Overview:
Transfer RNA from an uncultured Clostridia bacterium, 73 nucleotides, folded computationally. It was read from a public genome assembly. Rfam family: tRNA. By type it is a transfer RNA.
[in-house]
Parts: sequence; C1' cells; structure tokens
RNA sequence: GCCCUGGUAGCAUAGUGGAUAAUGCAGUCGCCUCCUAAGCGAAAGACCGGAGGUUCAAGUCCUCUCCAGGGUG
Repeated sequence: GCCCUGGUAGCAUAGUGGAUAAUGCAGUCGCCUCCUAAGCGAAAGACCGGAGGUUCAAGUCCUCUCCAGGGUG
C1' cells in the first nucleotide's frame, strides 16, 4: 500500500430497512435479614465513532474519514 472484521449505556453483547433501540453484569432505590452477602422487585442510563448521501422511513444500504484488530506483498 491492498483486503477483511469490528466501533450501539460504565462493561459485555443483541438488533440484517418500519414499534418508545433489547438483554446480562455493574451502579441507584426498595423488599427480605439482627447486619452483610445472596435472593426478589422497581426506576434510571446509549441517538448507534464522525461527516455526507439513498429512501416515505437508516443502528441496518452507499461514499468519505477516524479508531481497534486480523490477513497479505
């Protein structure tokens, strides 16, 4: 240099064009307990790496670009 994969909540992931973007852990509050842990319940938290485009509609498709990993000369 070229090719491939990935970037979505604090962390790990799901979401292959149409619902208010889903789940686990963590954190917060409550219940339980003599207390803690465990267990149970609830609420909160991401606008999807950045920019542009296609479309009635984009996390999802296209282009450019940034970052991480891998392959190759």